[in-house]
């Protein structure tokens, strides 16, 4: 110090989450030791038991128990008397108001801080002065006697004091009257006089002293008052009757409405009163860089409380934790009459709770009370016990040791890696634990003894005495690695990785997110990382969070500027000058407790911990000074502001008058059949005369042209012309005022449209409504009508996307160019005020903004703090209502959002291309058949391919085989092969039995040899096999977009960045082809070219091909000699390049019935397929990871199936005929194939073919090309068309044609007469049509596929439309990318919440009634010598009762919406022009 998370990616806004620290903690797992701390946060709930406050005989009467000594009596048990000690009970004194606990209450002068008291008190302590004379009456105890269960208590007699009372003295004090002086702060204070009145005392003694009374002073401790500070809520805005003040009185230690009588009507509050909620406050503590934020355990200070509430008494001090009285609740005892109690003291118990300890020791130390002292008391305190609760420290060993052991785990399987120098083993050490022994400091005093100081006192010296902790800390000693390691984590954040299991299951998770068969994320293991006697989790706080922003944020579009103005309070405010000194600044003084924290030093072995010193304590108060700035006040100024004069300007406002066009309506007229309306229609109007046309009349509303980034207005808003009234702005002038200003919470006014009320008005338009259409529906869009309303007057409403989504004011900061109004100037031009465009710097996340700022600054106001819930609920206020304003929470999500980028998409736009459409030709869809697919069937109908891009596809050959499927039978290292070793010379073969075969059984024959071996078999070992799954683990191969023109890179430049530029623009092209321009310049993969075939030609070569000329020969044929011309063959060349010409053009290029040329603008065809897309296809071509099967999912065999058949689809063949069928005759190819082959020829057969048989491993041999042409016939019909189907007879292949082959012949002769919606191919040697060949192959279901040639067209105006594609641009809420996204109702489940007849609580207040104890007042005939008291009574009050209302909480039938929840229903509202642009307000 940051990180993760919104997106395909980016920048920003913004929330959520994490890493750190902390805790009086708790929980889980684990646990060796020590030191120092801490330990009921919950029920201020209830408490058994013990202890926590007593002491003094040197105050008193008097001595109970007990002890010692002495004496008497004695039954020797004891009893009694005296003395000393002692101390129970009692009177009295002091203490009990401290110490200890708790935090309920309290929002307060309670606390903190600083002052004040001229308004006060203070026992014990210290200092000073003065004093203590005389007298009296009681009372406890004791004694006697009652009551009661007890607690307790009554009566009688008698007695003491340092208890009580009276008298005296009176400096002082108080009161009254009256003088003087000084001072201050208003009342006054201080000093000093006079007169009068009132008020004190206690003794004890060891004779030293200790006490007592009055007064003054000090110290200490308190009381009271004041300034400032001290939580949340305004959905709490008004509160207050002793209330605020005064005079008087009472009361108090003291001031005071503290209380009372009277008088006045005040006092508090937006600077937050009152009310409600919450809470002890501070020093501090946690965190943080700090400012802050959170907190108030332990320790210290203050306050409050002591079962709940009230009250006073005593006292120096209390309204009193271990005192009293009363009321209440609760518990206990009881003889039922009545009594007792208060752990929020220390232990402890129960309860509550996630959770918090011993019914311990000691007064040795420190401190406290009493006492002269010894001493006694002290759960304060000091110690110990329990608890890893926290902090700190130590240890669990160290060194060597590689066969890198075994085992585990991983693995590419090897002499592998890792655990790992780890272990074993060797050496060393001994902290700690254990053994044995020694052993503190904390102790100084007091006291006793003694000594010194003149001393009894007092002070000092010496000796003795005193330790709970504790035989503890510590030290020494012996033994021996001996006694001692876990927890969490390992996907990213975040250090640390593999295997197995699981298979959206089980589970994990702080956030993002993992898990659906290869999970580093679940569970286990191995390994690793982190911390370590602890480690994790949970909870809470701070931090990170600049995410409430004082330090230190924002508001055009992300959340956020009020709709606009006027203006109150408040905040802020021009220039010069004087005074003051409040703010401000500086110096001094006081205070800011200690502890804590920081720094230095020191003490425990170190540290934690502790001691000591310093600094700090940022604050408050006071004093002295300074006076720039702010402030207050005085004086002045003119530039801000206003006023004045002159001029100008405009749809500024308001109220009258007038005008024309249009529309509707009415009248008359002309005129006739339609009008109107739409995408197309219909409703509607019209022969009762519409629409149209002409004239006249009338009504209401709105004002064409001018008219414009025009003008005016604060905003809303304002438009014919003109008059009245009226507001503003601007310019010019400089002789008025003199800061009069800016902003503006509340407040007031204005405020579009819609809407509301009353009364008018009503032409057009037009919610609602009606009808007609559209549609699956159409409560809409479109059409025909149509009422509120729109208009006027008056009154409400108060909202809008009321927008520049941009508050107001002032100043400053480069320019260019329009325009409106005014001024100067003849003009050019310039100046002021507005209103626009473009741009600089700057700013901004960017878009953008840019003198009209979103720049630079100042002042004031308003508003924001994740999305949803929600501008909702409740409350309040306004409104006639509609509703407006103010305005939450529970719950829920990890996003929601802004700007820009790249794509994709659009029923957006522009340009362009393609047999894409159009123009044509021929088909498919109808029929029959073939073939493939779906479906169905089946034991099986093996598997795959499924829009385009599956379906005559894998398959370029399913009768067996193939074959993967089914049934049945069999085999198990098993079929084949290899390697190595061993053995044997057998097996194999042949024959035969069973069998469907495989297989099983039987019989028989029996190797070769160069002797090395070969061959074969058996056996052993090692390697099996799988067309089983996953094409979504893969390689390879392939389809498609698409032979479309695209896809990228380097460097540079632009941008914060994603990214852009280049690749865009203007032309051009088949083309990102080329040219020009250009922040780009180049390059790559594609295009083109290079390659092959074909078209022309040359050269070379001339067999098996060729044959012109010469010769020979035949019935005939290049048949032969020969030839090398031609054709052809097959190798190398030439040729075509927009090269030439003309036109257009800058160029590229295009155009031309141009020339030349066989060919002309890519000549034609083929091969060739960029980056990528479709998780496209294939695990069944092959290969391969993982998983699965192993007497089977492997292998062998027979038979069956893949050929099934109601049906549906695709692809084809043959047809429906005369451009034809049939018969006869005649002619012309190319390419390819052939030895288990092609087969001439001959014979036979109607034929398929058969039997012979020549040639040819092929330019040599083998194969009738067909359509065409010539002639004949048929004459429009289910035919001499068509050939399906079926019957019969055959041929061929093959072990075998039943399921299930092809072909031949004879017979049979189905549908079909040109095919609905729809749809396919093709642009030239193409379509159409005709035949031929080949692969596979025994044969063939081939009408398929792939090639070959023959004959050989038509049409293209053109790019509006359909489909597909390319480029540019635009919008986007899409990015799985429109087959996208997404809204609302309904239905289902869950959750929280609002309303609600009611029901049940809670706290506070008010009125009335009642009213204990008690103070105060009155009285007091009774008691007392007196002081005084009993009694009676008045006011007040805790509490109780009652009444009405408010507040708050819980609950509730029913009800409202809201949120959440993979695959429900209905539609399709939004995002693209979202298919009616969307949105805001309002009404229906």
């Nucleotide at each position: 110090a940051g990180a993760g998370u919104u997106u395909g990616a980016u920048c920003c806004u913004g929330g959520c989450u994490c890493a750190g620290g902390a805790u009086g903690a708790a929980c889980g797992c684990u646990a060796g030791c020590g030191g120092g701390a801490g330990g009921c946060u919950u029920a201020a709930u209830a408490c058994a038991u013990g202890c926590a406050a007593g002491u003094c005989g040197a105050g008193c009467g008097g001595u109970a128990a007990a002890a010692u000594c002495c004496g008497g009596c004695u039954u020797c048990g004891g009893u009694u008397g005296g003395a000393u000690u002692g101390a129970g009970a009692g009177c009295g004194g002091c203490g009990c108001a401290c110490g200890g606990g708790u935090g309920a209450g309290u929002a307060a002068c309670g606390c903190g801080u600083a002052c004040g008291c001229a308004a006060c008190u203070u026992a014990c302590c210290c200092c000073u002065g003065a004093g203590a004379g005389g007298g009296g009456a009681a009372u406890a105890g004791c004694c006697c006697u009652g009551g009661g269960a007890a607690a307790c208590u009554g009566g009688g007699a008698u007695u003491a004091a340092u208890g009580c009372c009276c008298c005296a003295u009176g400096g002082u004090u108080u009161u009254a009257u009256u003088g003087g002086a000084a001072g201050g702060c208003a009342u006054c204070u201080u000093c000093u006089g006079a007169u009068a009145a009132a008020u004190a005392a206690a003794g004890c003694u060891g004779a030293g002293g200790c006490g007592c009374u009055c007064a003054g002073g000090g110290a200490u401790a308190g009381g009271c008052g004041u300034g400032c500070g001290u939580c949340u809520g305004a959905u709490u805005a008004g509160c207050u009757a002793g209330u605020u003040g005064g005079c008087g009185a009472g009361g108090u230690a003291a001031c005071g409405g503290c209380u009372c009588a009277c008088c006045a009507a005040g006092g508090c509050g937006a600077c937050g009163a009152u009310c409600a909620g919450u809470a002890g406050g501070g020093g501090g503590c946690g965190u943080g860089a700090g400012a802050g934020c959170g907190u108030g355990a332990c320790c210290c200070c203050c306050c409050a409380c002591a079962c709940g509430g009230g009250u006073a008494c005593u006292g120096a001090g209390a309204c009193a934790c271990g005192g009293a009285c009363c009321c209440g609740a609760c518990u206990c005892c009881u003889a039922c009459g009545g009594g007792a109690g208060g752990c929020a003291g220390c232990a402890g118990u129960a309860a509550g709770g996630a959770a918090u300890a011993u019914u311990g020791g000691a007064c040795a130390a420190u401190g406290g009370g009493c006492g002269g002292a010894a001493g006694c008391c002290u759960g304060a305190u000091c110690c110990a016990g329990c608890c890893a609760u926290c902090c700190c420290g130590c240890g669990u060993g160290c060194a060597g040791g590689a066969u890198g052991a075994a085992g585990g785990c991983c693995c590419u399987a090897g002499u592998g890696g890792u655990u790992g120098u780890a272990a074993a083993c060797u050496g060393c050490u001994u902290u700690u634990a254990u053994u044995u022994g020694g052993g503190a400091a904390g102790a100084a005093a007091u006291c006793u003894g003694u000594c010194u100081a003149u001393u009894u006192a007092u002070a000092g010296g010496c000796a003795g005495u005193u330790g709970a902790c504790g035989g503890u800390a510590c030290c020494a000693u012996a033994u021996g690695a001996a006694u001692a390691a876990g927890c969490a984590c390992c996907g990213g954040c975040u250090a640390a990785c593999u295997c197995c299991g699981u298979g959206c299951c089980a589970g994990c998770a702080g956030c993002c997110g993992c898990g659906g068969u290869a999970a580093u994320a679940c569970g286990g293991a191995g390994g690793g990382u982190g911390c370590a006697a602890g480690c994790g989790u949970u909870a809470u706080c701070c931090g990170g969070a600049a995410u409430c922003a004082c330090u230190g944020g924002g508001u055009u579009u992300a959340a956020a500027g009020g709709g606009u103005g006027c203006g109150u309070a408040g905040g802020c405010g021009g220039c010069c000058u004087g005074a003051c000194a409040a703010g401000u600044c500086a110096g001094g003084g006081g205070u800011g407790a200690a502890a804590u924290g920081u720094c230095g030093u020191c003490g425990c072995u170190u540290a934690a911990c502790g001691a000591u010193g310093a600094a700090a304590u940022u604050g408050c108060c006071u004093u002295u000074g300074a006076u720039a700035c702010u402030g207050u006040u005085g004086g002045g100024c003119u530039u801000g502001a206003a006023a004045c004069a002159g001029g100008u300007u405009g749809a500024g406002g308001u109220u009258g008058g007038c005008a024309g066009a249009a529309u509707g309506u009415g009248g008359c007229a002309u005129g006739u059949a339609g009008c109107g309306g739409u995408g197309a229609a219909a409703u509607g109007c019209a022969u009762a005369g519409a629409u149209a046309u002409g004239c006249c009349a009338u009504a209401g509303a709105a004002u064409a042209c001018c008219g414009a980034u025009u003008g005016c207005g604060u905003a809303g808003g304002c438009a014919g012309c003109u008059g009245g009234c009226u507001g503003g702005a601007c310019c010019u002038g400089g002789a008025u005022u003199g800061a009069c200003g800016c902003u503006g919470a509340g407040g007031c006014a204005c405020g579009a449209a819609a809407g509301c009320g009353u009364g008018g008005g009503g032409a057009g338009c037009a919610a609602a409504c009606a009808g007609g259409a559209u549609u699956a529906g159409a409560u809409a869009c479109c059409c025909u009508g149509g009422u509120a309303g729109u208009c006027c007057a008056c009154g409400c409403c108060g909202u809008a996307a009321a927008c520049g989504a941009u508050g107001g004011a002032u100043a400053c900061u480069a320019g260019c160019u329009g325009u409106u109004g005014g001024g100067a100037g003849u003009a050019a031009u310039u100046u002021c005020a507005g209103u626009g465009g473009c741009u600089a710097a700057g700013c901004g996340a960017a878009a953008g903004u840019g003198a009209u700022a979103a720049g630079u600054a100042u002042c004031c106001c308003a508003c924001c703090u994740g999305g949803g819930g929600a501008g909702u609920a409740c409350g309040u206020c306004c409104g006639c209502a509609a509703g407006a304003a103010u305005g939450a929470a529970a719950c829920u999500c990890a996003a929601a959002g802004g700007a820009a980028u790249u794509g994709a998409c659009g029923g957006g736009g522009g340009c362009c291309c393609g047999c894409a459409c159009a123009a044509g030709c021929g088909g498919u869809g109808g029929a029959g058949c073939a073939u493939g697919u779906g479906g169905u069937u089946u034991a099986a109908u093996u598997c795959g391919a499924u829009g385009a891009u599956a379906c005559g596809c894998g398959a370029g050959g399913a009768a067996c085989c193939u074959u993967a499927c089914c049934a049945a039978g069999g085999c198990u290292u098993a079929a084949a092969u290899g390697u190595a070793g061993a053995u044997u010379g057998a097996c194999a073969g042949a024959u035969u039995u069973g069998g469907a075969a495989a297989c099983a059984g039987a019989u028989u024959u029996u190797u070769c040899u160069u002797c090395g071996g070969a061959c074969a078999a058996u056996u052993u070992a090692c390697a099996a096999g799988g067309u089983g799954c996953u094409g979504c683990a893969u390689g390879g191969u392939u389809g498609u977009c698409g032979u479309c023109a695209g896809c990228u890179c380097g460097u540079g430049c632009c941008g914060u960045g994603a990214g852009g530029u280049g690749u865009c623009a203007g032309g051009u092209u088949a083309a990102g082809u080329c040219c020009u321009a250009u922040a780009a310049c180049g390059a790559g993969c594609g295009c083109a070219a290079c390659c092959c075939c074909u078209g022309u030609u040359g050269u070379u070569a001339g067999u098996u091909g060729c044959c012109a000329g010469c010769g020979a020969g035949u019935g005939a044929u290049g048949u032969c000699g020969g030839g090398a011309a031609c054709u052809c063959u097959a190798a190398c060349g030439a040729g075509a390049c927009u090269g030439c010409c003309a036109g257009u053009g800058c160029a590229a290029a295009c155009u031309g019935u141009g020339a030349g040329g066989a060919a002309g603008g890519u000549g034609g065809g083929g091969a060739u397929g960029a980056c990528g897309u479709c998780a496209a296809a294939u695990c069944a071509u092959c290969a391969c990871g993982g998983c699965c099967c192993u007497u089977a999912c492997g292998c062998c065999u027979u038979g069956g199936g893949c050929u099934a058949c109601a049906c549906a689809c695709g692809u084809g063949c043959u047809a429906c005929a005369a451009u034809g069928g049939c018969c006869g005759g005649u002619a012309c190819a190319g390419a390819g194939a052939g030895c288990a082959g092609c087969c001439a020829c001959u014979a036979c057969g109607c034929g398929a073919g058969u039997a012979g048989g020549c040639g040819c491993g092929a330019a040599u041999c083998u194969a009738u090309a067909a359509a065409a042409c010539c002639g004949g016939u048929c004459u429009c019909a289910g035919u001499u068309c068509g050939g399906a189907u079926c019957g019969g007879a055959g041929u061929c292949u093959g072990c075998a044609a039943c399921u299930c082959g092809a072909c031949u012949c004879c017979g049979u002769g189905a549908a079909g007469c040109u095919g609905g919606a729809a749809u396919c191919g093709c642009u030239a040697g193409u379509a159409a049509u005709c035949g031929g060949a080949u692969a596979u192959c025994a044969g063939c279901c081939a009408u398929g596929a792939u090639c070959c040639g023959g004959u050989g067209a038509a049409u293209a105006c053109g790019u509006u439309c359909c489909c597909g594609g390319g480029c540019c641009u635009u919008g986007u809420a899409c990015a799985c990318a429109c087959c996208g996204c997404c809204c609302g109702u309904c239905a289902a489940g869950c959750c929280a919440u609002g309303g609600a007849a009611g029901c049940u609580g809670g706290g506070g207040g008010u009125g009335c009634c009642u009213g204990a104890a008690g103070u105060c007042g009155g009285u007091g005939a009774c008691c007392g010598u007196a002081a005084g008291g009993a009694g009676c009574u008045g006011c007040c009050u805790a509490g109780g009762g009652u009444a009405a209302a408010a507040c708050u909480a819980g609950u509730a039938a029913c009800u409202g919406g809201g949120g959440c929840u993979a695959a429900g229903u209905c539609g399709u509202a939004a995002c693209a022009a979202g298919g009616u642009a969307a949105c805001c307000g309002u009404a229906a």

Predicted 3D model of a 1484-nucleotide RNA (small-subunit ribosomal RNA) from an uncultured bacterium. RNAcentral holds the sequence, with entries from ENA.